[in-house]
This record gives sequence, structure tokens and C1' cells, in this order.
RNA sequence: AUGAUGGUUGAGGGAGAGCAGCUGCCAGCGGCAGCUCACCGAAGGGGGCAAACUCUCAGGUCAAAAGACUUCAACCGGACG
Repeated sequence: AUGAUGGUUGAGGGAGAGCAGCUGCCAGCGGCAGCUCACCGAAGGGGGCAAACUCUCAGGUCAAAAGACUUCAACCGGACG
């Protein structure tokens, strides 16, 4: 002096599946909680050599939030030469 794999932070993109039924509360036609059935898999978790596979424990099924993965920027680090 080059700055790989990887990691952290910020901003952006980001799918799937019932605004289901019943009961209760607030006291207002909405929200929340519980229960039942149906369903989704891309937080996490389990199985598997491993996967974006699989299970569906958790989570989710209007919106919001979350969201694997990915783009850009900054930082950490220091492989190779």
C1' cells in the first nucleotide's frame, strides 16, 4: 500500500395466507383479549450433509408492525497479492 470471505449501523426494495365464527371488555359499529376451525412460511426455532428443503413450536393471514433475502453508503476486520 491492495482490500477477499465475514460482521455492524443507516436508508431503500421486500412475498405468502380468513378484515373467518363465537364469547367477553371498552362503550361505539371500531379496537382489544380469549376460544374454535381453516390457512401461510421469508424473523426465530427443530429435523436434515445442506438448501430458498421440510415441520409449523413460535410467528403471521385489511392496515400498521415484523420480515428471509437484496441494493447503496459508512465503519470494523485484514485473506490474497

Record summary:
A computed fold for an 81-nucleotide RNA from a Bacillota bacterium, annotated as Glycine riboswitch aptamer. Rfam family: Glycine riboswitch aptamer. About the family: This family represents the bacterial glycine riboswitch. It was read from a public genome assembly, where an Rfam model found it. The source organism's lineage runs through Bacteria, Bacillati and Bacillota.